[in-house]
RNA sequence: CAACCCGAGGCCGAAUGGACAGGCACCCGGCUUCGAACCGGGCAUGUGGAGGUUCGAGUCCUCCCGGGUUGG
Numbered sequence: 001c002a003a004c005c006c007g008a009g010g011c012c013g014a015a016u017g018g019a020c021a022g023g024c025a026c027c028c029g030g031c032u033u034c035g036a037a038c039c040g041g042g043c044a045u046g047u048g049g050a051g052g053u054u055c056g057a058g059u060c061c062u063c064c065c066g067g068g069u070u071g072g
Base pairs, nucleotide, nucleotide: 001071002070003069004068005067006066007065010024011023012022018055026042027041028040029039030038048064049063050062051061052060
């Protein structure tokens, strides 16, 4: 320098273009003598950034940023 692949709450991780599951962690409550476990509820700036296409984008297109692999 080029080609290809991957970026999603604190962590892991689903999602034919129809609007983001689930688990862990955390918080509150129940249960308990107190905890753990279990049960109920909740929180978290959730889709790397900016444009574009579309009635509608995590998903498709372009550029950029970050990481990885390969080649030079």
Predicted 3D model of a 72-nucleotide RNA (transfer RNA) from a Planctomycetota bacterium. Taxonomically the source falls in Planctomycetota (Bacteria, Pseudomonadati). It matches the Rfam family "tRNA". From the family's description: Transfer RNA (tRNA) molecules are approximately 80 nucleotides in length. The coordinates come from a structure-prediction model, not an experiment, and the mean pLDDT is 82.